Formats: sequence, structure tokens, C1' cells
RNA sequence: UGUUCGAAAAGGCAAACCUGCCGAAAGGCAGGGACGCAAAAUCACAGUCUAAGGGCGGUAUUCCGCCUAUGACCGAUGGAUUACCGAA
Repeated sequence: UGUUCGAAAAGGCAAACCUGCCGAAAGGCAGGGACGCAAAAUCACAGUCUAAGGGCGGUAUUCCGCCUAUGACCGAUGGAUUACCGAA
């Protein structure tokens, strides 16, 4: 330096749930909390969620349906990039 691995140790992250706040929603932020994680680090490329606004239709400013991301999710899965500790 490269590849593979994760028994122990150091260090790290933090699901559900609860409280408060933000958001139309999906979801996010802070605190508490630990189910788990050897990339549970980063990137919305594939994918997934939502549909405020917009478009179309239903005799339709009001009601309903469908489509749509400029809104989100990387702790569902695939892909890309980078990296800590230890071992072989």
C1' cells in the first nucleotide's frame, strides 16, 4: 500500500416510543430513549413516499376523482464516493 474479515478493546451512530417545535402532507429539527448498526458516513442515479400549488375530468370558486416534485426518504433494496479501530 492492497485485499479480506469483525473475537476483544477504544471511539462512534441511534429504531420504536415520549415531549416540544416546523411542515398541506410525506417528513424534519431539538431533548429524552436504545431496537439495532463495521460504513446506521456522504450523494436522490435507480427506487420509494407525499401532492400544497398546477393540469385534466365530473353541469362545479366551494365537493370528488386522476395526473404531476419544484417537497421528502440513503436505518427497505441496488448503485456511486470516501473513511476510524483492530486482526489475518
The RNA shown here (c-di-GMP-I riboswitch aptamer) has 88 nucleotides and comes from Candidatus Thiodiazotropha sp. (ex Monitilora ramsayi).
The organism belongs to Candidatus Thiodiazotropha, within Bacteria.
The model forms 95% of the base pairs in the Rfam consensus.
It was read from a public genome assembly, where an Rfam model found it.